SAM riboswitch aptamer (S box leader) from a Flavobacteriia bacterium, 102 nucleotides, folded computationally. The sequence was found by an Rfam model in a public genome assembly. Its mean pLDDT, the model's own confidence on a scale to 100, is 78. It matches the Rfam family "SAM riboswitch aptamer (S box leader)". Gene Ontology term of the family: regulation of gene expression. The organism belongs to Flavobacteriia, within Bacteria.
RNA sequence: UUGUUAUCAAGAAAGGUGGAGGGAUUAGACCCUUUGAAGCCUUAGCAACCCUUUACUUUGUAGAGAAGGUGCUAAAUUCUACCUAAUUUGGGCAGAUAACCA
Numbered sequence: 001u002u003g004u005u006a007u008c009a010a011g012a013a014a015g016g017u018g019g020a021g022g023g024a025u026u027a028g029a030c031c032c033u034u035u036g037a038a039g040c041c042u043u044a045g046c047a048a049c050c051c052u053u054u055a056c057u058u059u060g061u062a063g064a065g066a067a068g069g070u071g072c073u074a075a076a077u078u079c080u081a082c083c084u085a086a087u088u089u090g091g092g093c094a095g096a097u098a099a100c101c102a
Stems, first nucleotide, its partner, number of pairs: 001102001003100006013043005021032003026081004044073003048070003051065006077094001082091002
């Protein structure tokens, strides 16, 4: 990097620096932003997977714990776009994260 599997409507900040963008882009919207965007640094926090453990034992499911490794900390993956149902209906594509194989 490619692939496979699982999850994604919950949760969680402040300071410094920086100086105009950002929310994945293709499109349409809408929102955030000089009452400082992105990025970078520090500390803090959250708890998705890996981790530890309990119960059942269908070797998978459900719960609890911790914060070691990744990760995350505006708004449902911001919403819609593809099909279906008629808005937490179900699915598909895409994306993000983790684990594993090569």